[in-house]
RNA sequence: CGGGACGUAGCUCAGUUGGCUAGAGCGCGUGGUUCGGGACCACGAGGUCGAAGGUUCAAGUCCUUUCGUCCCGA
Repeated sequence: CGGGACGUAGCUCAGUUGGCUAGAGCGCGUGGUUCGGGACCACGAGGUCGAAGGUUCAAGUCCUUUCGUCCCGA
């Protein structure tokens, strides 16, 4: 320098023919249970989907640029 993959909650990820309000597990908080803890049960908080712009009535999803990590090639 060229090509490719990935980036969504604290962590691991789903969501991909664009369509209601962005989800799961673990973790975290509160309560229940217990002598107490763990486990279990109930409820809850937490994200403007790496960043910017564009297309569209509508974008996590499509297009462009850009940043980061990784892989291949030179």